[in-house]
Context: one part of a larger RNA
RNA sequence: GAGUGAACGCUGGCGGCGUGGUUAAGACAUGCAAGUCGAGCGACAGCAGCAAUGCUGGAGCGGCAAACGGGUGCGUAACACGUGAGCAAUCUGCCCUUAAGACUGGAAUAGCCCUGGGAAACUAGGAUUAAUACCGGAUGUGGACGGGUCAGGCAUCUGACCUUAUCCAAAGCUUGUAACGGCGCUUAAGGAGGAGCUCGCGGCCUAUCAGCUAGUUGGUGAGGUAAUGGCUCACCAAGGCGACGACGGGUAGCCGGCCUGAGAGGGCGACCGGCCACACUGGGACUGAGACACGGCCCAGACUCCUACGGGAGGCAGCAGUAGGGAAUAUUGGGCAAUGGGCGCAAGCCUGACCCAGCGACGCCGCGUGAGGGAUGAAGGUCUUCGGAUUGUAAACCUCUUUCAGUAGGGAAGAAGCGAAAGUGACGGUACCUAAAGAAGAAGCACCGGCUAACUAUGUGCCAGCAGCCGCGGUAAUACAUAGGGUGCAAGCGUUGUCC
Numbered sequence: 001g002a003g004u005g006a007a008c009g010c011u012g013g014c015g016g017c018g019u020g021g022u023u024a025a026g027a028c029a030u031g032c033a034a035g036u037c038g039a040g041c042g043a044c045a046g047c048a049g050c051a052a053u054g055c056u057g058g059a060g061c062g063g064c065a066a067a068c069g070g071g072u073g074c075g076u077a078a079c080a081c082g083u084g085a086g087c088a089a090u091c092u093g094c095c096c097u098u099a100a101g102a103c104u105g106g107a108a109u110a111g112c113c114c115u116g117g118g119a120a121a122c123u124a125g126g127a128u129u130a131a132u133a134c135c136g137g138a139u140g141u142g143g144a145c146g147g148g149u150c151a152g153g154c155a156u157c158u159g160a161c162c163u164u165a166u167c168c169a170a171a172g173c174u175u176g177u178a179a180c181g182g183c184g185c186u187u188a189a190g191g192a193g194g195a196g197c198u199c200g201c202g203g204c205c206u207a208u209c210a211g212c213u214a215g216u217u218g219g220u221g222a223g224g225u226a227a228u229g230g231c232u233c234a235c236c237a238a239g240g241c242g243a244c245g246a247c248g249g250g251u252a253g254c255c256g257g258c259c260u261g262a263g264a265g266g267g268c269g270a271c272c273g274g275c276c277a278c279a280c281u282g283g284g285a286c287u288g289a290g291a292c293a294c295g296g297c298c299c300a301g302a303c304u305c306c307u308a309c310g311g312g313a314g315g316c317a318g319c320a321g322u323a324g325g326g327a328a329u330a331u332u333g334g335g336c337a338a339u340g341g342g343c344g345c346a347a348g349c350c351u352g353a354c355c356c357a358g359c360g361a362c363g364c365c366g367c368g369u370g371a372g373g374g375a376u377g378a379a380g381g382u383c384u385u386c387g388g389a390u391u392g393u394a395a396a397c398c399u400c401u402u403u404c405a406g407u408a409g410g411g412a413a414g415a416a417g418c419g420a421a422a423g424u425g426a427c428g429g430u431a432c433c434u435a436a437a438g439a440a441g442a443a444g445c446a447c448c449g450g451c452u453a454a455c456u457a458u459g460u461g462c463c464a465g466c467a468g469c470c471g472c473g474g475u476a477a478u479a480c481a482u483a484g485g486g487u488g489c490a491a492g493c494g495u496u497g498u499c500c
Stems, first nucleotide, its partner, number of pairs: 001500001003498002006496005013367006019360002027322002030320003035064003040061002044057005071278003081202007090195003095191007103137004113126005140168001146163007204250003211241003216238008253275004257268004280301005303314004331357001333356003339353001340351004370400004380391004404441001407435004414427001417424002444489005449470003455484005465472002
């Protein structure tokens, strides 16, 4: 000099864009943050109606979603990450393409009702009912396993053809395109996107850590997995790693990037983006295409709460917010209008993702606090050699202007879409435009011995104090304090921490 997620002191007019718990991955009151589908299903309630029926509604069965989105950085020195390869060792819901199909039966169950238990959370029994819930049989375009033939290759193998046993389907929509339609279902192949696994290379400190290792290293066989593999197990062998730093200890999420620097390099990993890990602590599996699952389940533990003492409930490292710790970090706000996501044929519903608003000079950028004239160089202040000098065109005064703020009037785009139409914007009466008035409402902070731009007076008297270094202060201190003046920055200016 440059930087900062900064803090502190003094000061503070406006706007735009960003940014804001770096400490206790410590504890949490309260509200909200994941639902949706009646065009899968039965029963019920309310409303309208004489009725048929229609509309609405929450609970239940069922489907999809809840594995995304959002948070945090505890752990992790590791194929966790980055980069480049590989899988003849793999999986993949929704979506796209292609081919074929959807025939025929059955038994239950929740809810409702009845009878109980319990303080509650909840729960037992009986009767009854539906389905795109569940289970048989048929069909097999095809697929899987085994066998055979052929071809190819990168060791295990891969592909094509033939053949026996096993495996498949579910309907719904009629007040609206009644149709060759739409949405779904099943099987198979391919794709896209996603995920899993393996390997080469790369990136911290420490030798005051020198030896480490028994599932350890390899093999055979088996189990397990979507899949390879000591992943697990039985048996066999005795291997494997290490000064090119094993093992141990410390520290740490990694990267794109950010800061600095001419570069080489050094430091950092806040915001934004990618990956990973975690969700009170530890462990476990279930469901599912996908989890060993933040707002799911089970067990154990600590803590908090309820209790009729028998037993139960909870998990903000989601958004706000609370007390705590701290030098220190915001609103218990508005809206789904936009973008995106889930469900739905759709209308739509949900969405603290997101879009906005609020607070903080925390940062960057922009603007303003007036402009021109004005000498008797006014008064006052300060200094003085008492002549004057300086503050100083500064003020007063004259002539103008009105940005910004304030007032009044007008007033958006963002709307594509959706809806038969009417209509539909949180921001917001915001941005912006126009009008009128009036210089009117708006300047501080640090420094002035040298480094380093800027000097005098008074007070103090090695005191009080200053200080980044050198050093000032013991009676004329340009170095302390105050004043006048000056210098530098400016809605900021200094100080402190930290990095180059």
Predicted 3D model of a 500-nucleotide part of an RNA (small-subunit ribosomal RNA, 5' domain) from an uncultured bacterium.
The RNAcentral record of the full RNA draws on ENA.
Its Rfam family is "Bacterial small subunit ribosomal RNA". Its family is annotated with structural constituent of ribosome and ribosome in the Gene Ontology.